Background: This is a predicted structure of a 538-nucleotide part of an RNA (small-subunit ribosomal RNA, 5' domain) from Candidatus Desulfovibrio kirbyi. The source organism's lineage runs through Bacteria, Pseudomonadati, Desulfovibrionia, Desulfovibrionales and Desulfovibrio. The prediction has a mean pLDDT of 83.

Context: one part of a larger RNA
C1' cells in the first nucleotide's frame, strides 16, 4: 500500500447488492422444521339441522366426512456444525476380471390356483402416568403353502482362459398383487351387467443403460530428533467364516516375519479442496459466506429396519444433566429455523408466503415443505446518489492576526435568478405467471367400437414480495457533514495557555518562560458518510 466474517471511537442523508457467534461441539423454555396415499384396506364419530315419540328412546341429513388403525412410498434427501481426524480423510490419475444400486429409461416372460392371522373395533383389566395384559371379531397391494419359470441361484461334467469372464450340457432349487375407467365385438347370464372385451396405474422374474455408492493402488498434504527404534493379528502362509465384494476382516493352525535417519514410533496442531488474499512473478498467509468431499449429532456401545444407516428431529443399554411422579416408575436432547441464558471485543426477527425454483407423497385435485422465495436489524463490505446550481464586492458584520497600513476566513455569506436528485405528500402501477386445473375446439390414438390416454390453439383461474419497483403530479433550497491530521519521514503554520509540569508519541524524538511537536483558537491539508484507532495477513 493492499485486504478483513472484524471490534473500538467521534460522526452519520437516501438506495442497490452482498454479509452477519471467528469465543462454550456450553445449557436451553416455547412454537415450527416430514410428510402423504380413501384410486392398497378394513372400521367409522361428533357439534348442528330435520322428523318421530308411550318421553326410556328410535330414525333421516351432516358423511361414508372428521378420525385413528392396518398397509405402501418418504423420513438415508434438503438443512446444521467442524468437535473428531495428520488419514487413501481430502486432492490428482487409474483399478473394480473383487462389488451392489430403491424410484427412472429400455427391452423380454409372466402374473395360475389356495391358505392361515391380526391391528383397528367390542368386551374386561392393570397403572398416578408413560404404557400395557387377557378374550371375541375382521379386511388387505400385509402375511404364508402349492403350480409355472427361458433366463436366475446352487451342484457336478465338457469347451475355453495363465486363472477367471464367457459358452454348453445334467440334476435341485426359487416368483407374483391388485386398484381404478370405459365398452358389448366374442364368451356366460342375456334389461344390462360380468368372471367376457379393452386403456392407465401397480405386481413378479430376468437383460441392458442411467444415475448414485462401496473397495483398492500411485502421487501429493504442517510443526518437533530437546521424539530413534517401534509391531504379536504383529508380517506372511493354509483350511474355515463373514461381507454385495477383495483382504488378518474375524478365527484355529503353521512360519518369524514386517516398518524405520528417503524419519518408522511418539508428541504437538488442524476438517480437505475449488478458491480467497497479497505479491511483477515466484511465493507466502487463509480455508467466513458459495460449490465439491469427509466427520459429527448431550457423552461413549450397539444392532434393527431398509436399495442404502449402524440413522441430528429411529430403537436398545450404559453415563452425566435437566424435568414429571401417586416414590412403584416415566420423560427429554436446538452442531435445523427463530428465540432465551451464559462466555465474549463480538454477531441479527420468537417476522411472512408456499406465488416461483427445488424436494416427499398422491392417477389428479392437493397436501406438506423454517429448503427456498421474500420482508425486518446492523455504514460490517462494495458500489451509486446526495447535502444544490449560476450570478453577487462595500471585498459587509464578526472572528483572527498585525509591523496598526493592513492581511485573512472570503465570492464565502447576506442578497438576485434557477433547478428539483433523495427524503416528503397526492396519483397511477408492474414484470417475475408458466404449469397445473375448468370450459370450447382439433388432430393423433389403442381397439370390435368408444372411452381414457398424449399433442395443439382459444377462453377464464392462481403473487408472500407489494400498493413494492417505475412513472405522473405538488411544495420546497427547504430536511441532508463529519472525521483524522498539520516538527521530519509526510500534504497541511500562526497566535495564547502551561513551563521536563500537564502532556504528545509508529520511529527519530518533543516540554526546564518566546514549543510551527502538549491543551484551546484561527488558518491550512487529506479523506468524506464516513474519518481515525486496534489486531491480523501478504
Nucleotide at each position: 500500500g493492499a485486504u478483513u466474517g472484524a471490534a473500538c471511537g467521534c460522526u452519520g442523508g437516501c438506495g442497490g447488492c452482498g454479509u452477519g457467534c471467528u469465543u462454550a461441539a456450553c445449557a436451553c423454555a416455547u412454537g415450527c422444521a416430514a410428510g402423504u396415499c380413501g384410486a392398497a384396506c378394513g372400521c367409522g364419530a361428533a357439534c348442528g339441522g330435520g322428523g318421530u315419540u308411550u318421553c326410556g328412546g328410535c330414525c333421516c341429513c351432516a358423511a361414508g366426512u372428521a378420525g385413528a388403525g392396518u398397509g405402501g412410498c418418504g423420513a438415508a434427501c434438503g438443512g446444521g456444525u467442524g468437535a473428531g481426524u495428520a488419514a487413501c480423510g481430502c486432492g490428482u490419475g487409474g483399478a473394480u476380471a473383487a462389488u451392489c444400486u430403491g424410484c427412472c429409461c429400455u427391452u423380454a416372460u409372466g402374473a395360475c390356483g389356495g391358505g392361515g392371522a391380526u391391528a383397528a373395533c367390542a368386551g374386561u383389566u392393570g397403572g398416578a402416568a408413560a404404557c400395557g395384559g387377557c378374550u371375541g371379531c375382521u379386511a388387505a397391494u400385509a402375511c404364508c403353502g402349492g403350480a409355472u419359470a427361458c433366463g436366475c441361484u446352487c451342484a457336478g461334467g465338457g469347451a475355453g482362459u495363465a486363472a477367471a469372464a464367457u459358452u454348453u450340457u445334467u440334476g435341485a432349487g426359487g416368483a407374483a398383487a391388485g386398484g381404478c375407467g370405459g365398452c358389448c365385438u366374442c364368451u356366460g347370464c342375456u334389461u344390462g351387467c360380468a368372471a367376457g372385451c379393452u386403456g392407465c396405474c401397480g405386481c413378479a422374474u430376468g437383460g441392458g443403460g442411467a444415475u448414485g455408492a462401496g473397495u483398492c493402488c500411485g502421487c501429493g498434504u504442517c510443526c518437533c530428533a530437546u521424539u530413534a527404534g517401534c509391531u504379536u493379528g504383529u508380517u506372511g502362509g493354509u483350511g474355515g467364516g463373514g461381507u454385495a465384494a477383495c483382504g488378518g476382516c474375524c478365527u484355529a493352525c503353521c512360519a518369524a516375519g514386517g516398518c524405520g535417519a528417503c524419519g518408522a514410533u511418539g508428541g504437538g496442531u488442524a476438517g480437505c479442496c475449488g478458491a480467497u488474499u497479497u505479491g511483477a512473478g515466484a511465493g507466502g498467509a487463509u480455508g467466513a459466506u458459495c460449490g465439491g468431499c469427509c466427520a459429527c449429532a448431550c457423552u461413549g456401545g450397539a444392532a434393527c429396519u431398509g436399495a442404502a444407516a449402524c440413522a441430528c428431529g429411529g430403537u436398545c443399554c450404559a453415563g452425566a444433566c435437566u424435568c414429571c411422579u401417586a416414590c412403584g416408575g416415566g420423560a427429554g436432547g436446538c452442531a435445523g429455523c427463530a428465540g432465551u441464558g451464559g462466555g465474549g471485543a463480538a454477531u441479527a426477527u420468537u417476522g411472512c408466503g408456499c406465488a416461483a425454483u427445488g424436494g416427499g407423497c398422491g392417477a389428479a385435485a392437493g397436501c406438506c415443505u423454517g429448503a427456498c422465495g421474500c420482508a425486518g436489524c446492523g455504514a460490517c463490505g462494495c458500489c451509486g446518489c446526495g447535502u444544490g446550481a449560476g450570478g453577487g464586492a462595500u471585498g459587509a458584520a464578526g472572528g483572527u492576526u498585525u509591523u496598526c497600513g493592513g492581511a485573512u476566513c472570503g465570492u464565502a455569506a447576506a442578497c438576485c435568478u434557477c433547478u428539483g436528485u433523495c427524503a416528503g405528500a397526492g396519483g397511477g402501477g408492474a414484470a417475475a405467471a408458466a404449469a397445473g386445473c375448468a370450459g370450447c375446439u382439433u388432430g393423433u390414438g389403442c381397439u370390435a367400437a368408444u372411452c381414457a390416454g398424449c399433442g395443439g390453439g382459444c377462453u377464464g383461474u392462481u403473487g408472500a414480495u407489494g400498493g413494492u419497483a417505475c412513472c405522473c403530479u405538488c411544495a420546497a433550497a427547504g430536511g441532508a457533514a463529519g472525521c483524522a491530521c498539520c516538527g521530519g519521514c509526510u500534504a497541511a503554520c500562526u497566535c495564547c495557555g502551561u513551563g521536563c509540569c500537564a502532556g504528545c508519541a509508529g520511529c527519530c524524538g518533543c516540554g526546564g518562560u518566546a514549543a510551527u511537536a502538549c491543551g484551546g483558537a484561527g488558518g491550512g491539508u487529506g479523506c468524506g458518510a464516513g474519518c481515525g484507532u486496534u489486531a491480523a495477513u501478504c